[in-house]
RNA sequence: AUCGAAAAGCGGCAAACUUAUCGAAAGGUAAGGACGCAAAGCCACAGGCCUAAGGAACCAUUCUAUGGCGGCUGGGUUACCGAA
Numbered sequence: 001a002u003c004g005a006a007a008a009g010c011g012g013c014a015a016a017c018u019u020a021u022c023g024a025a026a027g028g029u030a031a032g033g034a035c036g037c038a039a040a041g042c043c044a045c046a047g048g049c050c051u052a053a054g055g056a057a058c059c060a061u062u063c064u065a066u067g068g069c070g071g072c073u074g075g076g077u078u079a080c081c082g083a084a
Base pairs, nucleotide, nucleotide: 012037013036017032018031019030020029021028022027035071041077042076043075045074046073047072048069049068050067054064055063056062057061
């Protein structure tokens, strides 16, 4: 000089569940609550998954997203500390 890599610290978010509320539902929002998360911050572009009001059909069932999931994956973007 180059490359790789942690420990540590300040903190952060908040699963299930409960209550209230919106919604046809999936699910969302708020309060409580912590399973976990180094992006479990944000974004529905791609894949995947969930729901099926409305619509359709081969009609007691099936299909379908214009609805949804970022704590499913990819991708984009922003960010604390630290070998400093």
The RNA shown here (c-di-GMP-I riboswitch aptamer) has 84 nucleotides and comes from Paenibacillus doosanensis. NCBI's taxonomy places the organism under Bacteria, Bacillati, Bacillota, Bacilli, Paenibacillus. It was read from a public genome assembly, where an Rfam model found it.